This is a predicted structure of a 122-nucleotide RNA (SAM riboswitch aptamer (S box leader)). Its Rfam family is "SAM riboswitch aptamer (S box leader)". Rfam describes the family as follows. The SAM riboswitch is found upstream of a number of genes which code for proteins involved in methionine or cysteine biosynthesis in Gram-positive bacteria. The SAM riboswitch acts at the level of transcription termination control. Rfam links the family to the GO term regulation of gene expression.
[in-house]
RNA sequence: AUGUUAUCAAGAAAGGUGGAGGGAUUAGACCCUGAGAAGCCUUAGCAACCCUUUAUUCGUAAAGAAGGUGCUAAAUUCUACUUUAUACUAAACGUAUUUUAGUAUUUAAAGAUAGAUAACCA
Numbered sequence: 001a002u003g004u005u006a007u008c009a010a011g012a013a014a015g016g017u018g019g020a021g022g023g024a025u026u027a028g029a030c031c032c033u034g035a036g037a038a039g040c041c042u043u044a045g046c047a048a049c050c051c052u053u054u055a056u057u058c059g060u061a062a063a064g065a066a067g068g069u070g071c072u073a074a075a076u077u078c079u080a081c082u083u084u085a086u087a088c089u090a091a092a093c094g095u096a097u098u099u100u101a102g103u104a105u106u107u108a109a110a111g112a113u114a115g116a117u118a119a120c121c122a
Stems, first nucleotide, its partner, number of pairs: 003120006013043005021032003026080004044072003049068002051064005076114001081111004085105008
C1' cells in the first nucleotide's frame, strides 16, 4: 500500500515567506483569491483518535491536555448511483385515486460509491 473499526451539519487564525492559483479526483454548479491562492516556516488555538487520571456493573462514564497525529471558509461546499417519499405528465387497466414509465423536488429520508482523519493489522 491493501485491509478492519470508528468519525466526518459542532469547534478553532494570526504573522513571515511566496507570487497565481485554490476548494481530493472526473463532470457540472457555486464559492475563495493581487484587500495576495497553493506551498513552506513560526506562533497561537480547536478537538479529544492514541494518551493520562479516577470510577466501574468491565460495557463504559467523567475529568484532563504533557506527548504522537489531525484540524483551524462554506455539511466531505453542493449534485452525480440505488431505494423510499412527495408533486406533475403520459400510458395501461377499467373505477381500485391501482400499476408502469418519465420528469421534477433537497436541511424529504435511508443507503451505496469515492474521499479525509485516527487507531489497529501487516